RNA sequence: GCCGGGGAACUUGCGGAAUGUGGCGUCUGAACUAGGUCAGGACCGGAAGGUAGCAGCCUUAAGGACUUAACCACGUGCCGCAAGCCAAUCUCCGGCACU
Numbered sequence: 001g002c003c004g005g006g007g008a009a010c011u012u013g014c015g016g017a018a019u020g021u022g023g024c025g026u027c028u029g030a031a032c033u034a035g036g037u038c039a040g041g042a043c044c045g046g047a048a049g050g051u052a053g054c055a056g057c058c059u060u061a062a063g064g065a066c067u068u069a070a071c072c073a074c075g076u077g078c079c080g081c082a083a084g085c086c087a088a089u090c091u092c093c094g095g096c097a098c099u
Base pairs, nucleotide, nucleotide: 001096002095003094004093005092006091007090008089010084011083012082013081014080015079016078018076019075020074021073022072023071025066026065027064028063034059035058036057037056042051043050044049
C1' cells in the first nucleotide's frame, strides 16, 4: 500500500431511567369596563307592587404568587435494542505485497 472481516461514528424506529418548560393543583385577583344577589336610598304607581341599581357579599376572567408527589403535553442529552449506512472518517484482527 492492497484485499477481507469486525467495531466506532452517522440516520431512523422502539424502549428505559434522568432532567427542563408548560398544563393540572392551591391562594389571590374586576372602584368604573364579567356574571349573580342586591341592604340603604332613587324612580314609577292611588295602592298592591314593580323598575333600574350604588355599597357589601358570592363565583370567577385576564393577571400574579406558591407548590408540584402523582398525572398530561412538548423538548434535551445519556443508555439499551433493531435495522439502515456499509460511500467517506477513525479504530481492531487476519492475509498478501513492498521496504